[in-house]
Notes
Predicted 3D model of a 71-nucleotide RNA (transfer RNA) from Candidatus Colicola coprequi. The sequence is in RNAcentral, with records from ENA. Its Rfam family is "tRNA". Rfam classes the family as a transfer RNA. The source organism's lineage runs through Bacteria, Bacteroidia, Bacteroidales, Paludibacteraceae and Candidatus Colicola.
RNA sequence: ACGGAAGUCCUCCAAUGGUAGGAGAACGGUCUCCAAAACCGCCAAUGUGGGUUCGAUUCCUGCCUUCCGUG
Numbered sequence: 001a002c003g004g005a006a007g008u009c010c011u012c013c014a015a016u017g018g019u020a021g022g023a024g025a026a027c028g029g030u031c032u033c034c035a036a037a038a039c040c041g042c043c044a045a046u047g048u049g050g051g052u053u054c055g056a057u058u059c060c061u062g063c064c065u066u067c068c069g070u071g
Base pairs, nucleotide, nucleotide: 001070002069003068004067005066006065007064010024011023012022013021018054027041028040029039030038047063048062049061050060051059
């Protein structure tokens, strides 16, 4: 330089165009003499800029970051 893939809560993953969800973590509560475990609750996210559409995590595209490959 070229080709390909991937970016979603703190972490790991869902969501095939129609209210972004689950698990863990954190926090709060129940329980306990205290803690752990268990149970209940709560918080939180679509890399970024455009485009298409009544409506975009989803489709198209510029850029950014990471990974793989060719040379």